About this RNA:
The prediction has a mean pLDDT of 81. This is a predicted structure of a 75-nucleotide RNA (transfer RNA) from Planctopirus hydrillae. NCBI's taxonomy places the organism under Bacteria, Pseudomonadati, Planctomycetia, Planctomycetales, Planctopirus. The RNAcentral record of the sequence draws on ENA. Rfam family: tRNA. The family's RNA type in Rfam is transfer RNA. Gene Ontology term of the family: triplet codon-amino acid adaptor activity.

[in-house]
Formats: sequence, structure tokens, C1' cells
RNA sequence: GGCCCAUUGGUCCAGCCUGGAGUGGACGCCGCCCUGUCACGGCGGAGGUCACCGGUUCAAAUCCGGUAUGGGUCG
Repeated sequence: GGCCCAUUGGUCCAGCCUGGAGUGGACGCCGCCCUGUCACGGCGGAGGUCACCGGUUCAAAUCCGGUAUGGGUCG
């Protein structure tokens, strides 16, 4: 350098193929309940420019092009 894969809350993932409300799971965080206290458990909540730039579309995490970072592979 060519080709392929990955990038989504603080962390790890699903969702993308087949566009329609940031949709969902686990851990963590906060509040309340429970307890003599802590832990466990129960209930509720906050936290996301869906890596970046642009395009297509009434509408993009999702489709298209480019860029960045990481990984794999070929030479």
C1' cells in the first nucleotide's frame, strides 16, 4: 500500500442485513423501601451529538461516499 472487520450511556453488548420515538439487556451510579447497621433483595431515576464529515430520503444508529482509530489478512 490492497482487501476485510470493529467503533452505540462510565463499562460490556444487542439493535444495522429489511430506514420510522436513543428501542433494549447486564454491570456500575443516584434516590426510596427493607434492615438495629451494612450487605442481599424490591421499586424508581439519571446518564447517549449511536467515532467524525458529507450525501440520499418526508424521515438515517441503520443506506451510500470519504476520514479517523483499533484489529485481521495479502504482498